[in-house]
């Protein structure tokens, strides 16, 4: 330098182009307890960035950034 692939809550992962982007663990609050833990209920929390296509983009296209792999 070229090619392939990945980038989504704090973490690990989902999501035919269409419903309020969902689950588990974790975090916070409440209930419970003498105090904790466990359990139950509730809450907060994310699409790497910029453009494009589309009525509609996490999804498709382009560029950039970052990770991994391959070729040279």
């Nucleotide at each position: 330098g070229c090619c392939u692939u990945c980038g989504u809550a704090g973490u690990u992962c989902a999501a035919c182009g269409g419903a309020u982007a969902g689950a588990a663990c974790g975090u916070g609050a409440g209930c419970u307890u003498c105090c904790g833990g466990a359990g139950c209920u509730c809450a907060a929390g994310a699409u790497a960035g910029a453009g494009g296509u589309u009525c509609g983009a996490u999804u498709c296209c382009u560029c950039u950034c970052g990770g991994a792999g391959g070729c040279a």

The prediction has a mean pLDDT of 80. This is a predicted structure of a 72-nucleotide RNA (transfer RNA) from Candidatus Jacksonbacteria bacterium RIFOXYB2_FULL_44_15. Taxonomically the source falls in Candidatus Jacksoniibacteriota (Bacteria, Bacteria candidate phyla). It matches the Rfam family "tRNA". It is annotated as a transfer RNA.